[in-house]
The RNA shown here (Bacterial RNase P class A) has 370 nucleotides and comes from Sphingomicrobium sp. It is recorded under the gene name rnpB. RNAcentral holds the sequence, with entries from ENA.
């Protein structure tokens, strides 16, 4: 210097000038008009997970049903986030002692069920294709009977492996490590890890398949809620006037019967529209110092950051800056285009998804030079 993998940060910038929304001051009965100040994001996105608030529900506990979580340990108001370890899995590097870096829904498979495609004799039942070795037979090609399962074969996976031994062949049949199991010690707060002894092997693999076994967990989203309240239009008290030869309900029609009704005044309580309130200072930033490997946390100082509701945060020009693209080329100049992804809707913490371009740190290769 490239290159590749982890992680941070910024994501145009300086000016005028015209608008938008909130507040604040001034003048004005008011409409208004004047001046100051503020005004998107790292994801305001998805609405996945946790939580604050908020209204419903609801005596306690145990046990069930449903639904998440799932090494260990801290962290945090919580979490399924983060942090830091353990063990497993890739690359890398090395004095082979161990080190570096990414990833990992990573409790249980010795409770029980269920699956393991194709291929292949066999897929969990010990099976026996080809094949070893014995026996007597024989037409000398081979068949029968009986022993293995070490080689071949197929497969992601074949019943622990690797060497040595032993065997008619052969086989934890013996025997040494390694590997699993039981059970002792030691190190660690643990997940583990180290080591001794005993087992000859008994337990394939799969729980983002049922299932077991710990632990969590009321339901609802600012269209939550709370408060004030217009005409018109209904609805109840009250008082006054009028009340039947009318209407209307009562079984489809008819008779009988029943039951209600109108007008106008005063008063009361509910709803719509509509306004106010919830409403932005907050597990809230920045610096410093202590404590911590870190996440973070205690203390001091110091900041002030939209609150809209057919829903504001925008456009117009100059300067420059990144970046493309054409001419003219030595350096460099001249034009032209042009700025990723994207828009708060009660707020917080997180994850996870979109993202033009720059910047920086940390490992890892590589190549040059000292």
């Nucleotide at each position: 210097c490239c290159a590749g993998a982890g992680g941070g940060c910024c994501g145009g910038g300086c000016g005028g000038c015209c608008g938008c929304g909130g507040c604040c001051c001034g003048c004005g009965c008011a409409a208004g008009c004047g001046g100051g100040g503020c005004g998107a994001g790292g994801a305001a996105a998805g609405u996945c997970c946790g939580g604050g608030c908020u209204c419903c529900a609801c005596g306690g506990a145990a046990c069930g049903a449903c639904g998440g979580u799932g090494c260990c340990g801290g962290g945090u108001a919580a979490c399924g986030c983060c942090c830091g370890g353990c063990c497993g899995g890739g690359g890398g590097g090395u004095u082979c002692g161990c080190u570096c870096u990414c990833c990992g829904a990573g409790g249980g498979a010795a409770a029980g069920u269920g699956c393991c495609a194709c291929a292949g004799a066999a897929a969990g039942a010990a099976c026996a294709c080809c094949g070893c070795c014995c026996g007597g037979c024989u037409u000398c090609g081979g068949a029968c009977g009986g022993g293995c399962a070490a080689g071949g074969u197929c497969g992601a996976a074949a019943g622990g492996g690797u060497g040595c031994g032993g065997c008619a062949a052969g086989a934890g049949c013996g025997c040494a490590c390694c590997g699993c199991g039981u059970u002792c010690c030691c190190g660690g707060c643990a997940a583990c890890g180290g080591g001794g002894a005993c087992g000859g092997c008994a337990c394939g693999g799969u729980a983002a398949a049922c299932c077991c076994c710990a632990c969590c967990g009321g339901g609802u989203g600012c269209a939550a809620g709370a408060c004030c309240g217009a005409a018109u239009a209904g609805g109840g008290g009250c008082g006054g006037c009028a009340c039947a030869u009318g209407g209307g309900c009562u079984u489809g029609u008819u008779c009988c019967g029943g039951c209600c009704c109108g007008c106008c005044g005063c008063c009361c309580g509910g709803g719509u529209u509509g306004g106010u309130u919830g409403c932005u200072u907050g597990a809230c930033c920045c610096c410093g110092c202590g404590c911590g490997c870190a996440a973070g946390u205690g203390c001091g100082g110091g900041g002030c950051u939209a609150g809209a509701c057919g829903a504001a945060u925008g456009g117009c020009c100059g300067c420059c800056c990144a970046u493309u693209c054409c001419c003219c080329g030595a350096a460099g100049g001249g034009g032209a285009g042009g700025g990723a992804c994207a828009g708060a809707a009660c707020c917080c913490g997180g994850c996870u998804u979109a993202c033009a371009g720059g910047c920086c740190c940390u490992c890892u290769g590589g190549c040059a030079u000292c």